[in-house]
Source information: Predicted 3D model of a 66-nucleotide RNA (nadA riboswitch) from Granulicella sp. dw_53. It matches the Rfam family "nadA riboswitch". The family's RNA type in Rfam is small RNA. Taxonomically the source falls in Granulicella (Bacteria, Acidobacteriota, Terriglobia, Acidobacteriaceae). Its mean pLDDT, the model's own confidence on a scale to 100, is 81.
RNA sequence: GGCUGCAACACCCCCGUGGGUUGGGUGACGGUCGACUUUGACCGGCAUAGUGAACCCACUGCAGCC
Numbered sequence: 001g002g003c004u005g006c007a008a009c010a011c012c013c014c015c016g017u018g019g020g021u022u023g024g025g026u027g028a029c030g031g032u033c034g035a036c037u038u039u040g041a042c043c044g045g046c047a048u049a050g051u052g053a054a055c056c057c058a059c060u061g062c063a064g065c066c
Stems, first nucleotide, its partner, number of pairs: 001066007013052001014050001016059007023051001025048003029044005
């Protein structure tokens, strides 16, 4: 220098950090249809956060290999 595996540190366990993509959650708004003893389904973008989903890039740390 290159490659591979891993996350010790953590207020049970899991979760190293930042960023990107896709798909979920939640909230309000707009549109269409239905119901019309009442609010259901679909679509659109916007916002939001420990999204216990995945993938990718860079970086931190530990270990191993060339």